Small-subunit ribosomal RNA, central domain from Streptomyces griseocarneus, 348 nucleotides, folded computationally. Its mean pLDDT, the model's own confidence on a scale to 100, is 86. NCBI's taxonomy places the organism under Bacteria, Bacillati, Actinomycetota, Actinomycetes, Streptomyces.

[in-house]
Context: one part of a larger RNA
């Protein structure tokens, strides 16, 4: 390379947008690049193959034929691919309509709770644990009432619920704004799918500058436990957690399952929209999502099973024994931490 694979054995990029490229719906007519057929020229000799002959045979040699699967020119064919023109509406998009949603972003508002401060009442404990102690308290704690300050998070509703490409999103109100589903079938008329490079987004932790800091809490200190205890438990506590702007770019970034399209038994729950029937709050139905269960089929098994891991097809990414190693070196990126790309010797 071929071949075989990628839920769990090695292997789906964290996710999107999209360039080149690859692939691409129905009809009619043309062209003839691919394709197919014929002809002509060429395809040196030797070699290979076939036949015959020559050295006593063989190797070897000679003669003849075939072959040289290629290239060029030319004449045709027109189903398929391509291409040109015209056209269609099933893919795709637009429009209109009423609904659903923790989708995003900016601003504003609220209540519960913790903590702190001030004042009142009040007196000896409080706190913490398996038990204690460190700790707080007669300079009046804890408890309780009132007032104030400040930060963070939004109980219940809340769920196999919903929304988002993924990361993710949860109090209420308002502005701006993105997408999806459904219905109508009015419009465009293949405008599509995928997507190397590229660009953008990307939890937490971490970094830079400036704010903020209630609670929690790496580090750290103390008290316990213990043979020891650089831990688990307790009392404290700084970065951080929060905000703005700028970086970082990684996760068991998981459905460990790339994206698109078509086809292939059912049963049952639920979210959204629509329409039907009537007994008017129920029944059955369509589309789209999200669950459970279960045939055929698949699978090494587990299991998957119209939301496929089934049957096909298009495009991309990735894998090729374990360790060395996601490391070294080099490149790119980064303020750094590091990220990314990515070996070999050696060894089993």
């Nucleotide at each position: 390379c071929u071949g075989g694979g990628c839920g769990u054995a090695a292997a789906g990029a964290g996710c999107g947008c999209g360039u080149a490229g690859g692939c691409g719906g129905g009809a009619u007519a043309g062209c003839a690049a691919g394709u197919c057929a014929g002809a002509u020229g060429u395809g040196a000799a030797a070699u290979c193959c076939u036949a015959u002959g020559g050295c006593u045979u063989a190797a070897c040699c000679a003669u003849a034929g075939a072959a040289c699967u290629g290239c060029a020119u030319u004449u045709g064919a027109a189903a398929c691919u391509g291409u040109u023109a015209u056209u269609c509406u099933a893919g795709a998009g637009u429009a209109u309509g009423g609904g659903a949603g923790a989708g995003g972003u900016a601003g504003g508002u609220g209540g519960a709770a913790u903590u702190c401060u001030u004042g009142g009442u009040g007196u000896a404990g409080g706190g913490g644990u398996a038990a204690a102690a460190u700790c707080c308290g007669u300079a009046g704690a804890g408890a309780u009432c009132a007032a104030g300050a400040g930060g963070a998070a939004u109980a219940c509703u809340c769920a196999u619920u919903g929304c988002g490409a993924a990361g993710g999103c949860g109090a209420c109100c308002u502005g701006c704004u993105a997408g999806a589903a459904c219905a109508u079938a009015a419009c465009u008329g293949a405008c599509g799918c995928u997507g190397a490079u590229g660009c953008g987004c990307g939890a937490a932790a971490g970094c830079g500058u400036g704010g903020g800091g209630a609670g929690c809490a790496a580090a750290c200190a103390g008290g316990a436990u213990u043979a020891g205890a650089u831990a688990c438990c307790c009392u404290g506590g700084u970065a951080g957690u929060c905000c703005a702007c700028g970086c970082c770019c990684u996760a068991a970034a998981c459905g460990a399952u790339g994206a698109g399209u078509g086809c292939u038994a059912g049963u049952u729950g639920u979210c959204g929209c629509c329409a039907u029937g009537c007994u008017u709050g129920c029944a059955g139905g369509g589309c789209a999502g999200u669950g459970a269960u279960g045939c055929a089929g698949c699978u090494a098994a587990c299991g998957c099973a119209u939301u496929a891991a089934g049957c096909a097809u298009u495009c991309c990414g990735c894998c090729u024994g374990g360790g060395g190693a996601g490391u070294a070196c080099g490149g790119u990126c980064g303020c750094a931490a590091g990220a990314u790309u990515a070996a070999a010797a050696c060894u089993c």